[in-house]
RNA sequence: AUAUGACAUAGAGGUCGCGAUCAACAUGAGUAGGUUCUGGAGCUGGCAAGCUUUGAAGGAAUCAAAAGGGGCGGUUGCCGAAAUGAAUGGCUUGGCAAAGUCAUUUGUUGGUCUAUCCGUGAAUAACGUAUGGACUGUCGCAGCAAAAUUAGUCGGCUGCGGAGCGCUAUCGACAAA
Repeated sequence: AUAUGACAUAGAGGUCGCGAUCAACAUGAGUAGGUUCUGGAGCUGGCAAGCUUUGAAGGAAUCAAAAGGGGCGGUUGCCGAAAUGAAUGGCUUGGCAAAGUCAUUUGUUGGUCUAUCCGUGAAUAACGUAUGGACUGUCGCAGCAAAAUUAGUCGGCUGCGGAGCGCUAUCGACAAA
C1' cells in the first nucleotide's frame, strides 16, 4: 500500500410480505335469553355440585342479544417482520379439572398457494402443529448460451443444494498474511 473483514447505515423478496388499530357490514341467529299460555317431574355438568311443585323437560305465541372469529376499506409500525411447539413462572375465570393471557429459555419457519390427519371454532369460514406437492425470491456449486476478445463488470437459461444470526449496497475497525 492492497484485498478480506467486525460494527454501523440504507434496502430487496410478496399486488393476499408480516403485525396493530379504527369504522361500518355480513355471519353468529330468529340462536342464547326474557314474557305469557300449556304441560306436570325432571334438567345441567368431565367430576363435585347446582336448579326445580314458589312448577323441570317438552310445545305454542311474542320480544330478542353478545363475544370470539371473518372479508372489503382507512390509518399506522415494520422485513424474524411475525407466527408457533415445548418447559418454567406469574395473572384471570373456577370448587377441582380445564381454559385463556403475559414473561423468560429453547426449538421450527425465506415467502405464497395447495392436499391430508389432528386440534380450536356455530361453521363447509378462518387459524394452528405435523407430513407432502407446486410456484417464487436469495446465495453457493456445476453446465449452457450471448456479448467481449486484453481482461473484467452487469445481466440470461437449466440442474442440484443451503437457510433469515441470511442476502444486496455503502462505510470500514483489530489481528494475521
This is a predicted structure of a 177-nucleotide RNA (Lysine riboswitch aptamer) from Weissella soli. Rfam family: Lysine riboswitch aptamer. Rfam links the family to the GO term lysine biosynthetic process. The coordinates come from a structure-prediction model, not an experiment, and the mean pLDDT is 77. Lineage of the source: Bacteria > Bacillota > Bacilli > Lactobacillaceae > Weissella.